[in-house]
Predicted 3D model of a 74-nucleotide RNA (transfer RNA) from a Candidatus Yanofskybacteria bacterium. It matches the Rfam family "tRNA". Rfam links the family to the GO term triplet codon-amino acid adaptor activity.
RNA sequence: GGUCCCGUCGUCUAGUGGUCUAGGACACUUGGUUCUCAUCCAAGAGAUCACGGGUUCGACUCCCGUCGGGACCG
Numbered sequence: 001g002g003u004c005c006c007g008u009c010g011u012c013u014a015g016u017g018g019u020c021u022a023g024g025a026c027a028c029u030u031g032g033u034u035c036u037c038a039u040c041c042a043a044g045a046g047a048u049c050a051c052g053g054g055u056u057c058g059a060c061u062c063c064c065g066u067c068g069g070g071a072c073c074g
Stems, first nucleotide, its partner, number of pairs: 001073007010026004018057001028044005050066005
């Protein structure tokens, strides 16, 4: 340099054009349970969906570019 894949709460991830005010698990916070801790139960907070542009009535989702990461080839 070329081809391909990936980028979503702190972490791991679901999502395949309208059902989404983006869901779940772990972690975190508060309360309950307990003599205390852990476990368990309930509730809560937490995401400009990497960035910019385009298509569309409508984009996390499709297209182009940029940035970052990875695999293979040279």
The coordinates come from a structure-prediction model, not an experiment, and the mean pLDDT is 80. The sequence was found in a public genome assembly.